[in-house]
RNA sequence: GCCCCCUUAGCUUAAUGGAUAAAGCAGCUGCCUUCGAAGCAGUUGAUAGAGGUUCGAUUCCUCUAGGGGGCA
Numbered sequence: 001g002c003c004c005c006c007u008u009a010g011c012u013u014a015a016u017g018g019a020u021a022a023a024g025c026a027g028c029u030g031c032c033u034u035c036g037a038a039g040c041a042g043u044u045g046a047u048a049g050a051g052g053u054u055c056g057a058u059u060c061c062u063c064u065a066g067g068g069g070g071c072a
Stems, first nucleotide, its partner, number of pairs: 001071007010025004018055001027043005048064005
């Protein structure tokens, strides 16, 4: 330099172009407990960035950024 793959919550993963992006762990609050752990109930939190296509984009296209792999 060329080609391919990945990027969703603090972490690990879901979501065939269509209702409010879903869960587990973690965090917070409450219940329980002498206190804590465990358990139960509730709750906060995300689509890497910018454009485009579309009635509608996490999903399709382009560019950029980051990570991984292959060829030279």